[in-house]
RNA sequence: GGGCGAUUGGCGCAGUUGGUAGCGCACCACAUCGACAUUGUGGGGGUCGCUGGUUCAAGUCCAGUAUCGCCCA
Numbered sequence: 001g002g003g004c005g006a007u008u009g010g011c012g013c014a015g016u017u018g019g020u021a022g023c024g025c026a027c028c029a030c031a032u033c034g035a036c037a038u039u040g041u042g043g044g045g046g047u048c049g050c051u052g053g054u055u056c057a058a059g060u061c062c063a064g065u066a067u068c069g070c071c072c073a
Stems, first nucleotide, its partner, number of pairs: 001072007010025004019056001027043005049065005
């Protein structure tokens, strides 16, 4: 220098054909318990690495760019 892949709540991931983002764990409250844990119910938290474009509408398509990983030179 070239190619491929990844980047989504605190952490790990899903989102397959564009239609206003979800699961597990964690966290908070309540119930349960003598208490803790467990269990149950409810709740808060992200605008999807960043910038721009296409579209009525973009996590999803396109361009550029950043970080990480792998391969080639």

Predicted 3D model of a 73-nucleotide RNA (transfer RNA) from a bacterium. Its mean pLDDT, the model's own confidence on a scale to 100, is 82. Its Rfam family is "tRNA". It is annotated as a transfer RNA.